C1' cells in the first nucleotide's frame, strides 16, 4: 500500500416489525395450595367471522386431505431408491430392460420480487425466485373476535423524463 477478520459511529437496505407511557405494579389460571407472565397505548401487518355473491350438482379411471403467512409459483432434462403393470432370461430363486406415478438430489429456466432522497414511467445492471405455521378445519365477508410488532445483512450505491421533498443562495 494492499487484502481479510472484529469492534464502535454514521448512512442505508430485505422485512409488518416502528413509536410512546407505566413498573414490581399488574394481569392470566386455580376450590385451595400454588404457578405462569411484564402491561397498556398509537401506528402498521396478518388470522378467523353475515346477509348478497361465489362454489357446487352428469358418467368413467387414476392419484390425493385442506388451508394460512411470504415475492418465492410453474415447468423441463437427469440421477438415486421405492410401487403398479409389461417385456425378455431362467429349473427356482432372481436378474436385465420399459410405461407411468411418488419422494428426494443436482442442473436449466419461470410466474412473480429487491436494489441510496420519494412516487410513477423508460431503458439496462446485479441479485432473489426461500423458509415456515396450522391441524382435518376456515371462499368472500359488515359488525365483533384473536394475533404479530421479529430477524438478517451492506460499505454497494446505474442512467433519462415527470411530480414532489430537502438544503444552499
Nucleotide at each position: 500500500g494492499g487484502a481479510c477478520a472484529g469492534c464502535c459511529a454514521u448512512c442505508g437496505c430485505c422485512g409488518a416489525g416502528u413509536c410512546c407511557c407505566c413498573g414490581u405494579c399488574a394481569g392470566g389460571c386455580g376450590c385451595g395450595a400454588g404457578c405462569c407472565u411484564g402491561g397498556g397505548g398509537a401506528g402498521c401487518c396478518g388470522g378467523g367471522g353475515a346477509c348478497c355473491c361465489a362454489c357446487g350438482a352428469a358418467g368413467u379411471c387414476c392419484c390425493u386431505g385442506g388451508g394460512g403467512u411470504g415475492a418465492a409459483u410453474c415447468g423441463g432434462a437427469u440421477c438415486u431408491c421405492c410401487g403398479u403393470g409389461c417385456c425378455u432370461c431362467g429349473u427356482c430363486a432372481g436378474a436385465g430392460g420399459u410405461c407411468c406415478g411418488g419422494c428426494g438430489g443436482c442442473c436449466c429456466g419461470u410466474a412473480g420480487g429487491a436494489g441510496a432522497c420519494c412516487u410513477u414511467c423508460c431503458u439496462g445492471c446485479u441479485c432473489c425466485g426461500a423458509a415456515c405455521c396450522c391441524g382435518u378445519c376456515a371462499g368472500c365477508u359488515a359488525a365483533c373476535c384473536c394475533g404479530g410488532u421479529a430477524g438478517g445483512c451492506g460499505a454497494g450505491a446505474a442512467g433519462g423524463a415527470a411530480g414532489g421533498a430537502a438544503a444552499g443562495g